RNA sequence: GCGGGUAUAGUACAAUGGUAGUACACUAGCUUCCCAAGCUAGGGACACGGGUUCGAUUCCCGUUACCCGCU
Repeated sequence: GCGGGUAUAGUACAAUGGUAGUACACUAGCUUCCCAAGCUAGGGACACGGGUUCGAUUCCCGUUACCCGCU
């Protein structure tokens, strides 16, 4: 330099052109003499910029970071 892949919550992962979910973690409450465990509730995220579309996390283009291969 070329090709391919990945980027979603604090962490690990889903999903889909029409309100973005799960587990753990965090906060509050219940339970307990206390802790742990358990139950309930709550807050928190689609890497960035543009395009297509009535509507984009999803499709297209570019940028950035990381990974793999070739040279």
Transfer RNA from Candidatus Fimivivens sp., 71 nucleotides, folded computationally. The prediction has a mean pLDDT of 81. It matches the Rfam family "tRNA". By type it is a transfer RNA. The RNAcentral record of the sequence draws on ENA and MGnify.